Lysine riboswitch aptamer from Loigolactobacillus zhaoyuanensis, 180 nucleotides, folded computationally. The prediction has a mean pLDDT of 80. The sequence was found by an Rfam model in a public genome assembly. Its Rfam family is "Lysine riboswitch aptamer". The family has 47 seed sequences and 3,224 matches in Rfam 15.1. From the family's description: Riboswitches are metabolite binding domains within certain messenger RNAs that serve as precision sensors for their corresponding targets. Allosteric rearrangement of mRNA structure is mediated by ligand binding, and this results in modulation of gene expression. Lineage of the source: Bacteria > Bacillati > Bacillota > Lactobacillaceae > Loigolactobacillus.
[in-house]
RNA sequence: ACAAAAGAUUGAGGUUGCAGAGAUCAAAAGUAGCUAGUUGGAGACGGAAAAGCGUCGCUGAGAACUAGUAAAAGGGUGAUCUGCCGAAAUGCUUAAUUGCUUUUUCAAUUAAGUGUUGGGGCUUGGCUAAAUAAGCUAAGUACUGUCGUGAUGAAGUUAUCACGGGGCGCUAUCGACUGA
Numbered sequence: 001a002c003a004a005a006a007g008a009u010u011g012a013g014g015u016u017g018c019a020g021a022g023a024u025c026a027a028a029a030g031u032a033g034c035u036a037g038u039u040g041g042a043g044a045c046g047g048a049a050a051a052g053c054g055u056c057g058c059u060g061a062g063a064a065c066u067a068g069u070a071a072a073a074g075g076g077u078g079a080u081c082u083g084c085c086g087a088a089a090u091g092c093u094u095a096a097u098u099g100c101u102u103u104u105u106c107a108a109u110u111a112a113g114u115g116u117u118g119g120g121g122c123u124u125g126g127c128u129a130a131a132u133a134a135g136c137u138a139a140g141u142a143c144u145g146u147c148g149u150g151a152u153g154a155a156g157u158u159a160u161c162a163c164g165g166g167g168c169g170c171u172a173u174c175g176a177c178u179g180a
Stems, first nucleotide, its partner, number of pairs: 002179002007174003011170001014085001017084005025076001033069007043056004047105006088117012118144002121141007146165008
């Protein structure tokens, strides 16, 4: 020289890669709510249960019908901009905050730990949702990217096919300890 590999830096997959942002638009919806009337006659509301506290109610509650008036949130949307390539999503556990107070629980947000998923699509089922939108999840299916093995060609390292693996991966560069 070389092997080796902790560690560090770098880059790629996709024209539907991932996430965020405000505006517009559709839908939510002629729905909730409110007002008036009719029926009716004692409860109704504050996430669920119990207790408490509070608000409304025979000056008529809840409920139903008729007429009038009439929203919003979450989710979605072409172009555009920003941050990126465990991008990000998600399961479980713990803690905190919020939903009137306490206990149990449910839901939402945030943080930490720990697992799963290479990526997007389509089909079916489940959850969520107003929804046939979108999201999450499970299975199936081909496509795609990368690495490995094998075969066949070409030409001087590339194409096709088959099988298989996973992102704690792969490409490129540097590279300690160690061996020689």